The RNA shown here (transfer RNA) has 73 nucleotides and comes from a Pseudomonadota bacterium. Lineage of the source: Bacteria > Pseudomonadati > Pseudomonadota. The coordinates come from a structure-prediction model, not an experiment, and the mean pLDDT is 81.
[in-house]
RNA sequence: GCCGAAGUAGCUCAGUUGGUAGAGCAGAACUUUCGUAAAGUUAAGGUCGGGAGUUCGAUCCUCCCCUUCGGCU
Numbered sequence: 001g002c003c004g005a006a007g008u009a010g011c012u013c014a015g016u017u018g019g020u021a022g023a024g025c026a027g028a029a030c031u032u033u034c035g036u037a038a039a040g041u042u043a044a045g046g047u048c049g050g051g052a053g054u055u056c057g058a059u060c061c062u063c064c065c066c067u068u069c070g071g072c073u
Stems, first nucleotide, its partner, number of pairs: 001072007010025004019056001028042004049065005
């Protein structure tokens, strides 16, 4: 330099042939206990890597960047 893959909650990951994002774990509060752990319940937590475009509408489509990984030379 070229090709490909990935980037979504604190962490691990779903979700897409466009209609406004979810789970598990972790953390918080509460119940239970003399207390802790375990168990249960509840709520919270996200400008979907950044920017632009198309569209009534973009995590999803197009383009340009950034980061990580793999391959080729």